[in-house]
RNA sequence: CCUCCGAAAGGGCAAACCCGCCGAAAGGCGGGGACGCAAAGCCACGGGCCUACGGGCAACGGGACCUAGGGCAGCCGGGCUGCCGAA
Numbered sequence: 001c002c003u004c005c006g007a008a009a010g011g012g013c014a015a016a017c018c019c020g021c022c023g024a025a026a027g028g029c030g031g032g033g034a035c036g037c038a039a040a041g042c043c044a045c046g047g048g049c050c051u052a053c054g055g056g057c058a059a060c061g062g063g064a065c066c067u068a069g070g071g072c073a074g075c076c077g078g079g080c081u082g083c084c085g086a087a
Base pairs, nucleotide, nucleotide: 005085006084012037013036017032018031019030020029021028022027035074041080042079043078045077046076047075048072049071050070054067055066056065
């Protein structure tokens, strides 16, 4: 110095829940709030999960079902980047 790794220190992020806004929804953004997190920083590439406006099917009545082109990076892999330095 690099990789694995994760003690310390300094700092960082922020689940549920509440409020506001956006969205058909899932969800997102901002504020409050901390369950947790060493990549809980970034990327939907593979798998998984959520939603179904539109479309399809059925039908003409309320609905049901299918569908991602919408989401989740705090579900698991993978890729890219990155702070500190004890054992």

c-di-GMP-I riboswitch aptamer from a Candidatus Bipolaricaulota bacterium, 87 nucleotides, folded computationally. Model confidence (mean pLDDT): 87 of 100. The model forms 95% of the base pairs in the Rfam consensus. It was read from a public genome assembly, where an Rfam model found it.